The part of an RNA shown here (small-subunit ribosomal RNA, 5' domain) has 521 nucleotides and comes from Pontibacter ramchanderi. NCBI's taxonomy places the organism under Bacteria, Cytophagia, Cytophagales, Hymenobacteraceae, Pontibacter. It was read from a public genome assembly.

Context: one part of a larger RNA
RNA sequence: GGAUGAACGCUAGCGGCAGGCCUAAUACAUGCAAGUCGAACGGACCUUGAUCUUUCGGGAUCUUGGUUAGUGGCGCACGGGUGCGUAACGCGUAUGCAACCUACCUUCCACUGGGGGAUAGCCCACCGAAAGGUGGAUUAAUACCGCAUGUGACCACGAGAGGGCAUCCGACCGUGGUAAAAGCCGAGGCGGUGGAAGAUGGGCAUGCGUGCCAUUAGCUAGUUGGCGGGGUAAAGGCCCACCAAGGCGACGAUGGCUAGGGGUUCUGAGAGGAUGGUCCCCCACACUGGUACUGAGACACGGACCAGACUCCUACGGGAGGCAGCAGUAGGGAAUAUUGGGCAAUGGCCGAGAGGCUGACCCAGCCAUGCCGCGUGCAGGAAGAAGGCCUUCUGGGUUGUAAACUGCUUUUAUCUGGGAAGAAAACGCCCCUGCGGGGGUAACUGACGGUACCAGAUGAAUAAGCACCGGCUAACUCCGUGCCAGCAGCCGCGGUAAUACGGAGGGUGCAAGCGUUGUCC
Numbered sequence: 001g002g003a004u005g006a007a008c009g010c011u012a013g014c015g016g017c018a019g020g021c022c023u024a025a026u027a028c029a030u031g032c033a034a035g036u037c038g039a040a041c042g043g044a045c046c047u048u049g050a051u052c053u054u055u056c057g058g059g060a061u062c063u064u065g066g067u068u069a070g071u072g073g074c075g076c077a078c079g080g081g082u083g084c085g086u087a088a089c090g091c092g093u094a095u096g097c098a099a100c101c102u103a104c105c106u107u108c109c110a111c112u113g114g115g116g117g118a119u120a121g122c123c124c125a126c127c128g129a130a131a132g133g134u135g136g137a138u139u140a141a142u143a144c145c146g147c148a149u150g151u152g153a154c155c156a157c158g159a160g161a162g163g164g165c166a167u168c169c170g171a172c173c174g175u176g177g178u179a180a181a182a183g184c185c186g187a188g189g190c191g192g193u194g195g196a197a198g199a200u201g202g203g204c205a206u207g208c209g210u211g212c213c214a215u216u217a218g219c220u221a222g223u224u225g226g227c228g229g230g231g232u233a234a235a236g237g238c239c240c241a242c243c244a245a246g247g248c249g250a251c252g253a254u255g256g257c258u259a260g261g262g263g264u265u266c267u268g269a270g271a272g273g274a275u276g277g278u279c280c281c282c283c284a285c286a287c288u289g290g291u292a293c294u295g296a297g298a299c300a301c302g303g304a305c306c307a308g309a310c311u312c313c314u315a316c317g318g319g320a321g322g323c324a325g326c327a328g329u330a331g332g333g334a335a336u337a338u339u340g341g342g343c344a345a346u347g348g349c350c351g352a353g354a355g356g357c358u359g360a361c362c363c364a365g366c367c368a369u370g371c372c373g374c375g376u377g378c379a380g381g382a383a384g385a386a387g388g389c390c391u392u393c394u395g396g397g398u399u400g401u402a403a404a405c406u407g408c409u410u411u412u413a414u415c416u417g418g419g420a421a422g423a424a425a426a427c428g429c430c431c432c433u434g435c436g437g438g439g440g441u442a443a444c445u446g447a448c449g450g451u452a453c454c455a456g457a458u459g460a461a462u463a464a465g466c467a468c469c470g471g472c473u474a475a476c477u478c479c480g481u482g483c484c485a486g487c488a489g490c491c492g493c494g495g496u497a498a499u500a501c502g503g504a505g506g507g508u509g510c511a512a513g514c515g516u517u518g519u520c521c
Base pairs, nucleotide, nucleotide: 001521002520003519004518006517007516008515009514010513013374014373015372016371017370018369019367020366021332026330027329028328030327031326032325035074036073037072040071041070043068044067045066046065049062050061051060052059053058081285082284083283090210091209092208093207094206095205096204097203100202101201105198106197107196108195109194110193111192112191113147115145116144123136124135125134126133127132153178154177155176156175157174158173162169163168183190184189185188211257212256213255218248219247220246223245224244225243226242228240229239230238260282261281262280263279265274266273267272287308288307289306290305291304310321311320312319313318338364340363341362342361346360347358348357349356350355377408378407379406380405387399388398389397390396391395413458414457415456416455417454418453422448428441429440430439431438432437465510466509467508468507469506470491471490472489476505477504478503479502480501486493487492
C1' cells in the first nucleotide's frame, strides 16, 4: 500500500447493488416451515331438486353440489440449516465396473381373464387424569391373498457362431421349472402388469494430488493372503468356518495435534504466500450414542425403537419433547437484523383439472457493514469590511472572493398531478389430428406499490465531518506547561523561548465518511 462477514471512537444528506452470530454443534417460550388426491374406497355431516309417506316433530328412496376423520396412492430421501466429526478414495482430477441399482419421465414389445378372505372407519361395551388402549358386531377399495395365461424375463441342463482382459462375455436354438396385473371418470382418456432400451440420479473400485510434529520409529490378530460359504443391487475379511504366516514402515508406517474439501477469494510483476464468509458442486451431521423398519431411494433434521443427559405435564399409576428450518427469546460475546408481506413471478410436491401446500423463493423492514453513484450550489463581487490570529505594532501580513451584496440554477428536498415493466400463459371455447399434440380466440391474475419513473410548483432553500501538521510523511506559528502533565507505529519528544505535550489561529490529506484496533499478503 492492498484486503476484510469486522469491532471501537467522532461524525452523518440521499439512492442503487450486495452482505449481516466469525463466540456457546449452548438452552429454547410462541407461531409458521410438507403436504396433496373425493376422477382409488366405504362411510359421516351439510346441501339442491323430485317422488312416496306422516302421529305434522319428521321419515324413506333417488338425485345436485360441498366438507372431510379413516383406508389407499404419490410425496415426505427434494428443497432449507450447520461445519460437530473427518488427514479419509472425504474432496479434486482422470479412469474402470466382464461386479451394480435407478420411483416419476421418453421409446418399443406383450398382456390386463376369473375368484377369495379380511381390516380401519362407523356402531356397541369397557379401561385410563392424560397420552392412549382393549374387546364385540359390521363394511369397501387401485389395500391384501390364491388360481389361470407366459411373447419375453429369471433359474437349471444341452448345443454354441463369434469375441475378449484372467475369472470369462455371448448372437441364435432346444427341454424343464418359477413368478403378473386394477380399476376410475364427464367415455375420450387416465391408469395397472411383465419385459427391452434411453435419460436422469446414485453405488463400488483404482492411478495421481491433498496440513503440522521424528522432542511420535516401529505398527498389526480379521491382522495379510487363500479355499468354501453367508450377506448385498453389486466386487470385497464386509461377515463366518478352516488353512497358511503374512501385511505396513525413513518414498515417514503407527501415534499426537489441527482441519470439512473444491470452484474460488485476497495479495503479489510473477513464482509464491494466505484463505475457504456470501454464491455453486461434493461430504458429514440433526439433543448424545446405538439399531433397524418402510421404501425405487434413508439407517431418515420437523419418522420409529432402545439407552443416556436435560426440560415439561401428572390424579404419582404414567406420559410428552428436541429451532445446526424462518422469525424470535435467554445466555455467551468487541460484535451480527423483523416473532413483516405474498405465492404475483421462478421452482418444487400432489391433483385430469380447477386448485391446494411451499419461512424454497420473490419482496419489504433494520444496520454507513462494504462497493458504486449523487448532493451539500454556480457566476460576479476589494471598502481586500468587521472579528480572530501573527507581527519588526500610527503600520503590515493572514483568514480571503471567503462573507456581505447582485445575478443564475433546482440535482436533491417538500408539495401537486400522471404512472409502469416484471404477465402471458395455464384453464375455458373453436378448428385440425388416430393418439400425442398443434393452431386460433376472448378474458382473468401484481406481494413489491401508487413504488420506480415522468411532468409541474416553491425556494440556496434540507445537507460536512474526521484525522494529521519533528523525521519517515503532504502540512507552522503563538500561548500554556516545565522530565510535571502528557505524547509515541519506529527513531524518540517534555528538566523555562517545545513546529513532537494541551489550547488557539493557520495549513495538509481524505470525505459521508474519517481515524484506531484485530487479521492476511